[in-house]
Predicted 3D model of a 680-nucleotide part of an RNA (large-subunit ribosomal RNA, domain II) from a Puniceicoccales bacterium.
Its Rfam family is "Bacterial large subunit ribosomal RNA". Rfam links the family to the GO terms structural constituent of ribosome and ribosome.
Context: one part of a larger RNA
This record gives sequence, C1' cells and structure tokens, in this order.
RNA sequence: GUCUGGGAGUUAUUGUCUAAGGCGAGCUUAAGAUUUUAUGGAUCGGAGGCGUAGCGAAAGCGAGUCUGAAUAGGGCGAUAGUCGUAGGCAAUAGACCCGAAGCGGAGAUGAUCUACCCAUGGCCAGGUUGAAACUUUGGUAAAACAAAGUGGAGGACCGAACCCGUAAACCUUGAGAAGUUUUGGGAUGAGCUGUGGGUUGGAGUGAAAGGCUAAUCAAAUUCCGUGAUAGCUGGUUCUCUUCGAAAUAUAUUUAGGUAUAGCCUCGUAUGCUGAUCAUGGGGGGUAGAGCACUGAAAAGACUAGGGCCCAUACCCGGGUACCAAACCUUAUCAAACUACGAAUACCCAUGAGAGAAGUACGGGAGUCAGGCAGUGGGGGAUAAGCUUCAUUGCCAAGAGGGAAAGAGCCCAGAUCACCAAUCAAGGCCCCAAAAUCAUUGCUAAGUGGAAGUAAGGAGGUGGAUUUACAUAAACAAUAGGGAUGUUGGCUUAGAGGCAGCCAUCAUUUAAACAGUGCGUAACAGCUGACCUAUCGAGUGAAUUUGCGCCGAAAAAGAUCGGGACUAAGCAAUGUGCCGAAGUUGUGAACUUGCGCAAGCAAGUGGUAGAAGAGCGUUCUAAUCGGGUAGAAGUUUAAGGGACAACCGAGAAUGGACUGAUUAGAAGUGAGAAUCCAGAC
Repeated sequence: GUCUGGGAGUUAUUGUCUAAGGCGAGCUUAAGAUUUUAUGGAUCGGAGGCGUAGCGAAAGCGAGUCUGAAUAGGGCGAUAGUCGUAGGCAAUAGACCCGAAGCGGAGAUGAUCUACCCAUGGCCAGGUUGAAACUUUGGUAAAACAAAGUGGAGGACCGAACCCGUAAACCUUGAGAAGUUUUGGGAUGAGCUGUGGGUUGGAGUGAAAGGCUAAUCAAAUUCCGUGAUAGCUGGUUCUCUUCGAAAUAUAUUUAGGUAUAGCCUCGUAUGCUGAUCAUGGGGGGUAGAGCACUGAAAAGACUAGGGCCCAUACCCGGGUACCAAACCUUAUCAAACUACGAAUACCCAUGAGAGAAGUACGGGAGUCAGGCAGUGGGGGAUAAGCUUCAUUGCCAAGAGGGAAAGAGCCCAGAUCACCAAUCAAGGCCCCAAAAUCAUUGCUAAGUGGAAGUAAGGAGGUGGAUUUACAUAAACAAUAGGGAUGUUGGCUUAGAGGCAGCCAUCAUUUAAACAGUGCGUAACAGCUGACCUAUCGAGUGAAUUUGCGCCGAAAAAGAUCGGGACUAAGCAAUGUGCCGAAGUUGUGAACUUGCGCAAGCAAGUGGUAGAAGAGCGUUCUAAUCGGGUAGAAGUUUAAGGGACAACCGAGAAUGGACUGAUUAGAAGUGAGAAUCCAGAC
C1' cells in the first nucleotide's frame, strides 16, 4: 500500500417546543399491594404533583390589585389544563469518537546501569630527574657558607599494562540504540579496580553538567484517581425532494472562541401592509463651480516698512534692474474654504403592485478568517495579486459557451431525455463549427502579434486646412554675368567685401551686397545673394489628423494557441452563417398555486444549514410462507423501480436454515480519523 472485519450524536433525569392521542375545571398516580397465561399484562393504591386568581415588600384586598390625595394615568393581572407516547433542542452527567504535555496518591518497585559512601582485597613493564637529611674535605672565634660523595623525595618527567575519550575520517535502514581506525590525555595518585554492603522520587547522590538514580530525569518506573481537561487538529458511515445563508454590528483577559442582533429555515397568525414603478412634497452641502469669507499662491501697478548706495556734525534729504505688508488690476488653488450647487441616494404622502413578497410571535440553525473585479475615497510612492472603508457584480455555494490554457473578466443560471430549431458573448483560410463574402479606404512595419501613446527623434506614407511663388515662365538643374567710384573711413606692421569699430552712399546696369560662407601674412582665388539664357508646370512653408518607423535589454529554442497570412492586418459599412446545459419545440418526472375535475400556470444549480419523504441492516410479535426434490452465503444475471437508496426470476456453487407483509425495538449503513486487528 491493497484486501477482509471493526470503527463515532448514545442512555438516564429534568425543562421547553412540536405532532397525533386520552380525559377535561379538572388531569394524573409514586412507592407498595392483589392477581395473572409471570422479563409481560390487569385491578387497587390520590401520599404527592400540575392546573382552577391575581396584585402587593407586607398588612391586606380580590377580577382586580399596586402606586397615588385621586374616581386620573401607569405597572402586573382578568377560564384550559393535564397525562403518557414519539420527535426537535437545552441543562446535568465522559455526553459524537480518537488525541496531549500534565496534576494527585503516608500506593508499589527499583543503586545488578550510574552518583557518592562503608568494609575487605587486588594492580601499576621499563627508563629519567636527583629534594631533604647524612658523611668527608675546605671554611669560621663559633656559625654561616662552598665542594665532593652518599641518599632516594615528588598530586616530578618519558612511556606500556590499566583508565580516559582531544582531533579527524569512516559508520549513520551501522558489525554496534554511541562503535572502528589513526591521533591524543593521565599513568605512585584527589590513581585504577574485584567482591560484599548503604543512601531514592520533591527524595537520594552530585570536585555542580540540572549531571546521575537500570537505553527513562527541570522530578524515575508502575498501578490507581482516569473516559483528567483540550475555546485546538483530525474523523463522523444509505438515498431523494423543497428552501437556502454568512464571513457584518455591538460586547468580551476578546481578536482562529462566545453571547445578542443581522442574514437562512419550519410552524402559527395577520391580510396588502412588501420590493419596485408613477405622481406630489421634503431636507441636504457631495460632484461641479466659485474666490465674498478662511487660508494658499503668480505677474503687474501703487506704496508703508526694511536692505544697499550717495549725501550728512545732527535733524532733514536724494537714488534704487534689492526684499516686500495693505489696497487695486489680471490670472489661479483648497479634505478640515463657500455669497452658489446638481445627478443619484434618503424620508413622507397618494395610487398601482397576491409576491417562493411583507410584518408579528414561536421551534431549529449555521455564519463572526472572506476573495477578486468596476466605481467613489483614505493609507502607500495617484507602488503591490498591498492595506482599509463605501457601493454594485461575480466567486465563495455556479456547471455550460467565450477569453489558447485561467475561482472572481465577457455571455449565460444546468429537473431528465432528443442525431430538432434559434439566438448571446465570441467567431466564420487550415488545425476547428461557420464568408478564402461584398463595398470603400489605410498599413509595408510581419506593424498586426508586450509597451492604450515614455521623454525625445525623422523629406515613412494617406487625409484636411492655411499661406507664399508661378505661362508677365515659378522650384530644381545647367551655362553666362556678378561691374565702377573703391584698397569706403578708422584702426593696424598689414586690414584690399570677409580680425575689430563707424558708416553702408553714389554710378553703370538685365543684375550685381561698401558683401553669405571658404580662403590669403595682406592681396589673389572659390562661392553665395542678385540678373539673364536653356527648360516648361507646378513648387515651397506651416498647422492639424489617420496608419506606421527608431527609442525597445535576461537568462533551456523559438513562436500571434499553432500552421501560416500582405490579408487570413487596421478603420468604416452591409448581408449571411456558426455558436451555450440560454430561449423555443416534443416527451417525461417532481414541487407549489389555482381548479369539482379534466387540466392549466409558475418553478425544480447549490456549500454551512433548516424542513420533508423514503431505501436497506439486526432482533421481537402476529399472519402467510419457502427449504436435503437443496436454506443462507458466494459468482452471474433477464427484468423491475419509466427515480434514488435498491428489488430481483433463472443458472452455477454451497450444504442447513430462511423469506414476505403489518407493527415494534435498535450495538442500523464507511473510503478517509499519520484510525484498530488480521492477511498478503
């Protein structure tokens, strides 16, 4: 892991509600007794209980009473109960089942492990160092002291046995529930060790690590209290039908719990009150707008005050391309500004509105972690699949079609059947159902197919508008001219159109600048403006707009879903078609309502949950059965329930019990609980 079996809302008492009963101003027995066909029933038994009157603290009064001065007002009252049965729920009990770590016991067992202690024994190769003391000699007044020798001390040294376990590697379903190898520490000592004995559970022992006390230690093991408790996790077993939530408010040693309300369901009552729509009437200070108010804030004008400069012995004074209040003009901004002010929303009235509406009371719940999307805000960075409110939708609890694929987006709400129709979103070249459909444009970028515009950039290209020039010949190109006074004056070493400053005239002309740029030391030279010729019809400038281009970088090989596409892209228009569990059609089932009925109408997605109706299992009673001419069980199975749990003739196997109907009682339904036992 699989298979088989087991495995979780029970029982008692009390209360409350519901259902159908009995009796009814009453209802009912308990213990016990008698009897019996004896786990059962019948008859007694009225002790007791509930009810029949309440109000008041009470005296008390009484269909009333209390308060009160009150005959007022107000509070509480003014004829239906009771008994058992079944069911829902609650309380008390282990109370649906399994699950702690733990707590208590003057209960019990443990020191054969280990800690320490007592008694009695045992063990420590070899080598090294050489303390005290002593002896001799030297030395001294005597000592001290020195040297040599002797000697053999030490929690001394090196290092086996022995004890330990420093470092590393290996092992880590091991050879081993702590080891092996190499390396390392102690090794005459606070040493190691054999045997026997002692001390224990809030206790022992501890050179102290909360260590050790039998692989168990911040309180051993075992038994009992014990089914401890668990606002926590997991699990909780057949079917169908009707309705169907919540993830909010308030409170909480409360925040993953609970209570009350809200939202769901069932019942009773009420009977148009409801959502919604229409009409009429309201209050508002939001969006917007505005700038009188409160503030913010730009420019100008005007002008206090200040700064700076000038002037000044002082007082005056003058200037100001500086800063700037108030007032004025122009132009603005505001959640905590308003002399204005919507749409919606909200409230009231009237009318419509019979809805799987409303309201009241009662039984039963679940919900209190919500999520995303659109819109209006706060927080954040006008970040987040962020967070927090409001409002709507969806998901949650919603299948189907579309978005390649996708809880929350778009379309649309699945009772069942159909090889029928029709449309929605979205689509119609192939994958792949339906247009290689029609008309008019655009795009050349594979743009389309990341970047709903990044700033910025560009003779990409289409449209619109404005404007200038142009057959008196424009724009472009080519050819020619482009002169004279003059090298203008000044400056300068020089300055001749072209370093710089000033001026910028006149003449000849078809036109030609006291010169647009390059160039020279300065000239020269080239070129442009300007004019003419050649040519012959449009050429420039600007604004705006459509579609494109660059800007444009990510990690496994790329890609629009793919193939592919120049439309099969984009914009606009038109006509068809495809397309869902939508709608329609045909048939069927059920629910609710209406109806005498026939039938008709509406409805039937669904988690938590409420309500209802059933199927099956074991046993009991009654009735009717089956069975060695083959029961149950097992394997198979026609068929039935036009529906589910299920039922099931027959056949095979099996070898002794068993079924149906109507009632009753439950140890009554398994796939999950790191569930339990067994098997493989």